[in-house]
RNA sequence: AGUCACAGUAAGGCGCCAGGACUCCCGGGAGGGAGUUGACGAGGACCGGGAUCUCGGAUCAUCGGCGGGUGACCGGCGGUUGCCCACGACCGUCAGAGGGCCCAGCAAAACCCCAGGUGACUGAGGGUACAAGGGGGCCCGGGUGGGGGGA
Numbered sequence: 001a002g003u004c005a006c007a008g009u010a011a012g013g014c015g016c017c018a019g020g021a022c023u024c025c026c027g028g029g030a031g032g033g034a035g036u037u038g039a040c041g042a043g044g045a046c047c048g049g050g051a052u053c054u055c056g057g058a059u060c061a062u063c064g065g066c067g068g069g070u071g072a073c074c075g076g077c078g079g080u081u082g083c084c085c086a087c088g089a090c091c092g093u094c095a096g097a098g099g100g101c102c103c104a105g106c107a108a109a110a111c112c113c114c115a116g117g118u119g120a121c122u123g124a125g126g127g128u129a130c131a132a133g134g135g136g137g138c139c140c141g142g143g144u145g146g147g148g149g150g151a
Stems, first nucleotide, its partner, number of pairs: 014067004019063001020037007040056003046076004077092005083147005098140006111127003114123003
């Protein structure tokens, strides 16, 4: 330096835990045993592929890792551009990127209470506040070449 093996078969941004952090017990100590924690919601699927991902909230580890994965990319199919075809562009069946104006509406954690646990902490139990992306409507906004048809 390379290769193989070593945990789980659960999982819709979800599941899992060998490291770490934290708790309780034992121990003079080194340490041992048993546990807890390990991302808060929003949005997101034409089919296939490989690699893994958007938006905010919170912030003391939401550290680290493994697996899964609806974003993006590539290919296919489909739609629009366009009466048809090829290529291109933009999209995904509400199938036009971008720009302008308008409209409606939204979270959970956090915090308080309650319940359970010696504790770390937990609850698919109650109360309260706040977001971004996004959604809907109207207007502006669209190729090249060839074919066909018409004048």